Small-subunit ribosomal RNA from an uncultured bacterium, 1462 nucleotides, folded computationally. Rfam family: Bacterial small subunit ribosomal RNA. Rfam links the family to the GO terms ribosome and structural constituent of ribosome. Its mean pLDDT, the model's own confidence on a scale to 100, is 85.

[in-house]
RNA sequence: AGAGUUUGAUCAUGGCUCAGAACGAACGCUGGCGGCAGGCCUAACACAUGCAAGUCGAACGAGAAGCUAGAGCUUGCUCUAGUGGAAAGUGGCAGACGGGUGAGUAACGCGUGGGAACCUACCCAAGGGUACGGAAUAAUGCAGGGAAACUUGUACUAAUACCGUAUACGUCCUCAGGGAGAAAGAUUUAUCGCCCCUGGAUGGGCCCGCGUUGGAUUAGCUUGUUGGUGAGGUAAUGGCUCACCAAGGCGACGAUCCAUAGCUGGUUUGAGAGGAUGAUCAGCCACACUGGGACUGAGACACGGCCCAGACUCCUACGGGAGGCAGCAGUGGGGAAUAUUGGACAAUGGGGGAAACCCUGAUCCAGCCAUGCCGCGUGGGUGAAGAAGGCCUUAGGGUUGUAAACCCCUUUCAGCGGGGAAGAUAAUGACGGUACCCGCAGAAGAAGCUCCGGCUAACUCCGUGCCAGCAGCCGCGGUAAUACGGAGGGAGCUAGCGUUGUUCGGAAUUACUGGGCGUAAAGCGCGCGUAGGCGGACUGAUAAGUUGGGGGUGAAAUCCCGAGGCUUAACCUCGGAACUGCCUCCAAAACUGUCAGUCUUGAGAUCGAGAGAGGUAAGUGGAAUUCCUAGUGUAGAGGUGAAAUUCGUAGAUAUUAGGAAGAACACCAGUGGCGAAGGCGGCUUACUGGCUCGAUACUGACGCUGAGGCGCGAAAGCGUGGGGAGCAAACAGGAUUAGAUACCCUGGUAGUCCACGCCGUAAACGAUGGGUGCUAGCUGUCAGGCGGCUUGCCGUUUGGUGGCGCAGCUAACGCAUUAAGCACCCCGCCUGGGGAGUACGGUCGCAAGAUUAAAACUCAAAGGAAUUGACGGGGGCCCGCACAAGCGGUGGAGCAUGUGGUUUAAUUCGAAGCAACGCGAAGAACCUUACCAGCCCUUGACAUCCCGGUCGCGGUUAGUGGAGACACUUUCCUUCAGUUCGGCUGGACCGGUGACAGGUGCUGCAUGGCUGUCGUCAGCUCGUGUCGUGAGAUGUUGGGUUAAGUCCCGCAACGAGCGCAACCCUCGCCUUUAGUUGCCAGCGAGUAAUGUCGGGGACUCUAGUGAGACUGCCGGUGUCAAACCGGAGGAAGGUGGGGAUGACGUCAAGUCCUCAUGGCCUUUAUGACCAGGGCUGCACACGUCCUACAAUGGUACGUACAAAGGGAAGCGAACCCGCGAGGGUAGGCAAAUCCCAAAAAACGUGCCCCAGUUCGGAUUGCAGGCUGCAACUCGCCUGCAUGAAGCCGGAAUCGCUAGUAAUCGCAGGUCAGCAUACUGCGGUGAAUGUGUUCCUGAGCCUUGUACACACCGCCCGUCAAGCCACGAAAGUGGGGAGCAUCCGAAGUCGCCGAGGUAACCGCAAGGAGCUAAGCGCCGAAGAUGAGCCCCGCGAUUGGGACUAAGUCGUAACAAGGUAGCC
Repeated sequence: AGAGUUUGAUCAUGGCUCAGAACGAACGCUGGCGGCAGGCCUAACACAUGCAAGUCGAACGAGAAGCUAGAGCUUGCUCUAGUGGAAAGUGGCAGACGGGUGAGUAACGCGUGGGAACCUACCCAAGGGUACGGAAUAAUGCAGGGAAACUUGUACUAAUACCGUAUACGUCCUCAGGGAGAAAGAUUUAUCGCCCCUGGAUGGGCCCGCGUUGGAUUAGCUUGUUGGUGAGGUAAUGGCUCACCAAGGCGACGAUCCAUAGCUGGUUUGAGAGGAUGAUCAGCCACACUGGGACUGAGACACGGCCCAGACUCCUACGGGAGGCAGCAGUGGGGAAUAUUGGACAAUGGGGGAAACCCUGAUCCAGCCAUGCCGCGUGGGUGAAGAAGGCCUUAGGGUUGUAAACCCCUUUCAGCGGGGAAGAUAAUGACGGUACCCGCAGAAGAAGCUCCGGCUAACUCCGUGCCAGCAGCCGCGGUAAUACGGAGGGAGCUAGCGUUGUUCGGAAUUACUGGGCGUAAAGCGCGCGUAGGCGGACUGAUAAGUUGGGGGUGAAAUCCCGAGGCUUAACCUCGGAACUGCCUCCAAAACUGUCAGUCUUGAGAUCGAGAGAGGUAAGUGGAAUUCCUAGUGUAGAGGUGAAAUUCGUAGAUAUUAGGAAGAACACCAGUGGCGAAGGCGGCUUACUGGCUCGAUACUGACGCUGAGGCGCGAAAGCGUGGGGAGCAAACAGGAUUAGAUACCCUGGUAGUCCACGCCGUAAACGAUGGGUGCUAGCUGUCAGGCGGCUUGCCGUUUGGUGGCGCAGCUAACGCAUUAAGCACCCCGCCUGGGGAGUACGGUCGCAAGAUUAAAACUCAAAGGAAUUGACGGGGGCCCGCACAAGCGGUGGAGCAUGUGGUUUAAUUCGAAGCAACGCGAAGAACCUUACCAGCCCUUGACAUCCCGGUCGCGGUUAGUGGAGACACUUUCCUUCAGUUCGGCUGGACCGGUGACAGGUGCUGCAUGGCUGUCGUCAGCUCGUGUCGUGAGAUGUUGGGUUAAGUCCCGCAACGAGCGCAACCCUCGCCUUUAGUUGCCAGCGAGUAAUGUCGGGGACUCUAGUGAGACUGCCGGUGUCAAACCGGAGGAAGGUGGGGAUGACGUCAAGUCCUCAUGGCCUUUAUGACCAGGGCUGCACACGUCCUACAAUGGUACGUACAAAGGGAAGCGAACCCGCGAGGGUAGGCAAAUCCCAAAAAACGUGCCCCAGUUCGGAUUGCAGGCUGCAACUCGCCUGCAUGAAGCCGGAAUCGCUAGUAAUCGCAGGUCAGCAUACUGCGGUGAAUGUGUUCCUGAGCCUUGUACACACCGCCCGUCAAGCCACGAAAGUGGGGAGCAUCCGAAGUCGCCGAGGUAACCGCAAGGAGCUAAGCGCCGAAGAUGAGCCCCGCGAUUGGGACUAAGUCGUAACAAGGUAGCC
């Protein structure tokens, strides 16, 4: 310090996620030692048991047990005295500290800094005093009550308990005269106490400034409320309380209300600012079962005190009582989760005491727990045959790995034994026989956890097969998973390691430091203006802000720095710094503020001009539409893509004239004008707002912005009343359509118009808030001014409105003096997408609705700009049998063949739009053959190796069993090679063993190779340079041209490669060479005839070599180009025809059944052999052919002309036989020689005469032929007979541009046989087009895009299903706070007090005083009532989110097929 994730890729926006640190943690696996710390975060839930606050005999009375002495005697009891001091009581002090907890509290509670009207036991210091009296009472005794707790009466008694009197240095009150108020003693001394008062110290009470969570979907709150006067009350100020008076007080700088929360020092994170947090330690506060209350006291409204009420628990004799662990342990419960019913007062501290001492679950220690931090160990050295084993392997090896073993050494920790502290100063040590030291033995007792696809360090094998599972994000898993599980290996940390949770960080992702708002989320629709914020120039004053210095405070601990102490560290101690804050004093006066004065440039004002659809009202005009009346006139009009609904013979449309009504204002008209925006358009008048220019001797900062507020605000809509020509939601009809609640058409009502009143929203847009200043220009236009002259121009200036453009800015697009530039001021708004601008609540509204505005849940994206493609029922250019123009077909028939389907034991498998379907298959009767039923074999039909045996093998005869494979006999022929002569070797066969063979089994989505297709389309790329943040662009685009990215020109490009073309083959002309098997002109010979023969090379031909064609020549066009058009010549002319040749790539295209091959599967079978069947099965559907439907024909006879091929297990002439298929015999030919071989259409002649025919030939019968082991399933051919459908084919669709289509035959491959198929060959031989509107496909440029698996794309809504959260809902359950009324405990206060009454007065009676009881105010809990708020549940209901393959449509993205959106 960053990284992953939106995309095909890019930049930016933006969220999500990760790496870090931390924890009072928990969970999983594991676990050696020690030190230091920490340990109920949940139920402020309930608590058994024990302990946690007592102490003082030097305040007091009484005094148990025990002990001593004495006495009595019933010798083991009683009594007396002394000692002793238990337990309890009176009294004093302390139980208000210490300890716990965080429920409540949003508050002067806390923090910080101040303040004045106070108190303070014990302590310190000073002063003064301590005199004289009195009456009770507990304990206790006696007598009672009660189960108990406890309690009543009576009698006795003490005090440092209580009371009175005296005195009063101080003190208090006061009418200033006066008045009031104390004390306690104990003790042998010393001493300790007591009272009054003053001061201090300590602690506390009170008041104030500032700071202290969220919510405005909480906006108004308040009646003791705010203030005053008086009184009461308090330690003290004060509405703290009361009476009276006044009507205030608080609040947008957030009152009130609701929710949440103890606050702080600190802790944690962070560079910091900040955020989160408030365990342990420390300070403060609050609480003590819940609520209320007071008493005592210096101090409490009191954790281990009291009273009352309530809930709960316990005891009970049912009458009544007792209790409060949020003290320490501990228990139950809750929970993911948190310890011992330990030791000691030795230390530190606290209470009491004069002290000894007692008490102290405060505290100090120990126990439990890896909860955290820190330290140590689990050994060190050596050791390569790189052992064994494991894992991997390309089988060689690699790795685990110096790791182990072996050998040598050490002993920290733990263990055993011995010694043994400090903590304590004289004594006293729980810890503790602890720390520490010494000795001994032995490598001995001591390693795990997570991870290994990227982020992120670390890789292989096996298993699994979208299963099981993983996952923080992206994402892995559907048969070769570095991502699941295991293993080997590796990486990381280490007595721990991971996971989960939480916080901060990264996140500049709430931006103070430090963000944004044209299009990504984000400028209010616009103005006026309140508060507030900000504000021109000069001078003076002031000192609030500001700056400097000083003082006080900022507790300690913590953090930081420096030292020191534990062996080190953690930890602890000391010192320093710091604590960024607050208060206060002094100083300064620049800036801001404030006060005072002045100014004119901001702003306004006055005067003079000017433009304008600015606004409101009244009036008025013409054109047009419609309607009405009348005329002319006749059959249509209207409308559309085409139609129909509609109107019209009752006279429409058209046309003429007249009239009526309403609405809107053509031309002018303009990125022209005006207005704040919405918006404003005939003309005239009236009233009226704003703006601009010019001038000025006026005012003197009067300004800018603007939360709330107020006003304006298109269209639609609403209310009332008018109006209504045209247009036109709804609605109706007609069309369109699969449907058409739409688009189109005919009608048509609200509405549109007017008046008044509402609504208050729009893509209210420049998607750009307002104001001010500054920062190059050029050019148009509107309204003014000035100057110059040539009078329609030039220059200049102000204000508006446009275009282009520099700097700069921007993610880019773009903006650019009208900023989106550079700055300042003010306001508004944003913080991932969806849910949702929705729900609930509030406000507004007549309603519609508007406004304000969430959450649960869900996703990892959503979105912007630009790029490359692809696509478009976008555009431009261009090409192709793409269309058009033609010719001939298919689709209808019959048959052939292939496919689907179906059937079957099997009908083997593959191919599937074009680019599967006469395809693999260039030929299934057996074989082929892979399929089926069955028989049979198991090292195998085939290959290699090993062992044993035989010498073969092979041919052949006759048999048996069997369907055959196979098995068993048998006749004859033949008797392997080398040799070192060894059954030595080779070869062959047989038998055996195991390695293995075998597989047309699976995966073409693991592959190679080969192939199809786009497409013989003209494209596809690279290097360097340049441009761009980048993906990329440029080049390759542009202007021409071409069949062509072919060529030329231009150009930030210059070059290059693969393609195109050419080079190759063939056909077409010519030349030359050669001349057999081909040829025969001339010469000779021969024949009935024929190159038949001698010869010949002229010709044809054969097959070699050359030549020829290059836009080369001429003319025109064109840019002086490339090229095109025309022409000449030429056999051929603009690539001459045809072929071969197929760029980068696309389709996970096809093929594992050609072959090869990874992996998987099979191994007496998925292999091998055999015979039989099947691949040929048939209601049907499709593709491709053949033959036809006839007269351009059929048939019969006659006659003519090819090319290219094939031939020895072959082609087979001729001859003979047969109607024929064919048979017999056989010349010739391994072929320019012989054969197949007849070419057929054609031509000539005859017949047929338009018909299911002399067309057509299916089907069937009979009889034959050929091949073959075999022709039934299931071959081909022949003859005779039979003679089906079919008379030119619906929608639709295919091929072809010249020697082509069409038509005619021939040959070949396969092959025993089988050809309508396929591959070739020639014969005859057209028509049409010279165009590009449309269909289809392709290319280039451009445009749009929400597509990128790329339009066979993407995607929306209803419905149906599942699941989830939420809203509404009759109601229902619970909680909260307040109000009103009732009741009213305890208790303070007040009144009263005829009851009671020791202290004082009084001789007494009695009094004073006190008091029970009574009454009153207040008053907790409770009751009732009306409402409010919150939470839960709720039949049903509403929308929403999500969920591989549901239904219906097609809304959006392209002009998305009606542009889209608000």